Notes
Model confidence (mean pLDDT): 77 of 100. A computed fold for a 130-nucleotide RNA from a Clostridiaceae bacterium, annotated as FMN riboswitch aptamer (RFN element).
């Protein structure tokens, strides 16, 4: 330091204002939020260093949880362009854009409620073996 097991604890954010109206945080005008593992040039940090090694780093690139369809197995499930930079760009910068279970209620990403639930997974502790 890997590596089994077994306990324990953590594990989602979000309409302030205005408009219309009997009545919307649901429409409309504006606002705001982005679960987890990967992957992350450049830039930043350290090490005597053509190098190596950390930290941070993606809603809309890979996968995966949750929702939802289902007796069950399992199947299926959203969303990105342009322009810089550069050898290289999906991930940086600047621009603009889109997306978001169900049930409920005036039509809901943002409120209520299943949920004191679940749960990708993170993290510690204790044993065991090489």
């Nucleotide at each position: 330091a890997c590596u089994u097991g077994u306990u324990u604890c953590c594990g989602g954010g979000g309409c302030g204002g205005g408009g219309u109206g009997a009545a919307a945080u649901u429409c409309c005008c504006g606002a705001u939020c982005g679960g987890c593992g990967g992957u992350g040039a450049u830039g930043c940090c350290u090490c005597a260093a053509u190098g190596a090694g950390g930290a941070c780093g993606a809603g809309c690139c890979c996968g995966c949880g949750a929702g939802c369809c289902u007796u069950u197995c399992g199947c299926a499930u959203g969303a990105c362009c342009g322009g810089g930079u550069g050898a290289g760009a999906a991930u940086c910068c600047c621009g603009g854009g889109c997306c978001g279970g169900c049930a409920g209620u005036a039509u809901a990403g943002u409120c209520u409620g299943a949920a004191u639930g679940a749960g990708a997974g993170g993290a510690a502790a204790c044993a065991g073996a090489g």
Lineage of the source: Bacteria > Bacillati > Bacillota > Clostridia > Clostridiaceae.
The model forms 100% of the base pairs in the Rfam consensus.